[in-house]
Notes
A computed fold for a 356-nucleotide RNA from an Acidimicrobiia bacterium, annotated as Bacterial RNase P class A. The gene name in the source record is rnpB. The coordinates come from a structure-prediction model, not an experiment, and the mean pLDDT is 77.
RNA sequence: CGAGCCGGCCGGGCGGCCGCGUGCCGGCUACCUCGAGAGAGGCGGACCGGUCCGAGGAACGUCCGGACUCCGCAGGGCAGGGUGCUGGGUAACACCCAGUCGGGGCGACCCGCAGGAAAGUGCCACAGAGAGCAGACCGCCGAUGGCGGGGUGACCCGCACAGGCAAGGGUGAAACGGUGCGGUAAGAGCGCACCAGCGCCCGGGGCGACCCGGGCGGCUCGGCAAACCCCACCCGGAGCAAGGCCAAGCGUGGGAGGAGUGGCCCGCUCGAUCUCCCCAGGUAGGCCGCACAGAUGGAUGGCCACCCCGGCGCUCCGGUGCCGGACAGAACCCCGCUUACAGGCCGGCUCACCGU
Numbered sequence: 001c002g003a004g005c006c007g008g009c010c011g012g013g014c015g016g017c018c019g020c021g022u023g024c025c026g027g028c029u030a031c032c033u034c035g036a037g038a039g040a041g042g043c044g045g046a047c048c049g050g051u052c053c054g055a056g057g058a059a060c061g062u063c064c065g066g067a068c069u070c071c072g073c074a075g076g077g078c079a080g081g082g083u084g085c086u087g088g089g090u091a092a093c094a095c096c097c098a099g100u101c102g103g104g105g106c107g108a109c110c111c112g113c114a115g116g117a118a119a120g121u122g123c124c125a126c127a128g129a130g131a132g133c134a135g136a137c138c139g140c141c142g143a144u145g146g147c148g149g150g151g152u153g154a155c156c157c158g159c160a161c162a163g164g165c166a167a168g169g170g171u172g173a174a175a176c177g178g179u180g181c182g183g184u185a186a187g188a189g190c191g192c193a194c195c196a197g198c199g200c201c202c203g204g205g206g207c208g209a210c211c212c213g214g215g216c217g218g219c220u221c222g223g224c225a226a227a228c229c230c231c232a233c234c235c236g237g238a239g240c241a242a243g244g245c246c247a248a249g250c251g252u253g254g255g256a257g258g259a260g261u262g263g264c265c266c267g268c269u270c271g272a273u274c275u276c277c278c279c280a281g282g283u284a285g286g287c288c289g290c291a292c293a294g295a296u297g298g299a300u301g302g303c304c305a306c307c308c309c310g311g312c313g314c315u316c317c318g319g320u321g322c323c324g325g326a327c328a329g330a331a332c333c334c335c336g337c338u339u340a341c342a343g344g345c346c347g348g349c350u351c352a353c354c355g356u
Base pairs, nucleotide, nucleotide: 002351003350004349005348006347007346008345009344010343012307013306015304016303017302018301020054021053023051024050025049026048027047028045029044031042032041033040034039056327061337063336065334066333068239069238070237071236080235081234082233083232084231085099086098087097088096089095100114101112102111103110104109115230116229120228121227122224123223124222137169138168139165140164141163144162145161146159147158148157149156150155177195178194179193180192181191182190196220198217199216200215201214202213203212204211205210243288244287245286246285252280253279254278255277256275257274258270259269260268261267308325309324310323311322312321313320314319
């Protein structure tokens, strides 16, 4: 000096004017009570003035978990859903921290729904001969058998019919280990050496996931479980329009008042209408739930000036004019996650080049 990686933070500032919402203070005022009255007290107001406070890092999404509320519930199981490497944190989580493994990057570092495919079932498009205990299109061979030819004969030559092979080519995301030597008619873990992978055993390290080293084995056993499934663990449902309290008017239901029985009351039976009567549940509405933002049709805003930042133009390089400054806004609360975002600040680290 250039290109990057990670973490944290801010996300306009000061002032003036006008306005909005709750609370508080004062005024004004409706009503109620007391008082002979003046007035006092209470309760309310959509009015006036003052004062305090008044959105975010994501308030978004409403994805996860919790708190809280109501309903249900002895316990267990089935069904259903969720989580899924390990250890820890937590009220809890799908979150966070530290690690393991796999993948990417030269690197700082980043990404990962990361249990089981050797329980079972299923799927593997297109292409291709063949896609699961596979297969033979081109190809190689043709030892053996066959056919033709030659030879007295042993045998030789040719063809590629039977047949053998899977090395090479080709298809594919994936084709049943890789390299080399031997071997063979041609080949092949057919044999051997080394390597890779898998399984088992042993030793060491780690709480653990797992890592390091050694030995043996058959020689090789494909992928998908964001397909069914299996395994382990977790989960009752609905949600603040939860839910609780107060409660008009009209209407509804009950009681009392009526009549009969009876001298009267209780009781029993009947009962249309009515009532300045009493009671009940529910509705409108109100309050709580609802917190130093705290609304309940939902306030938190607008304008001006200066400063700040960015862009463009002019410039006598001192400045100056114009334009722009994001994403987005609570509604019971909290822990997280995801997504959006103009511009800026701080810290740590990596790589490349140059100089010493």
Taxonomically the source falls in Acidimicrobiia (Bacteria, Bacillati, Actinomycetota).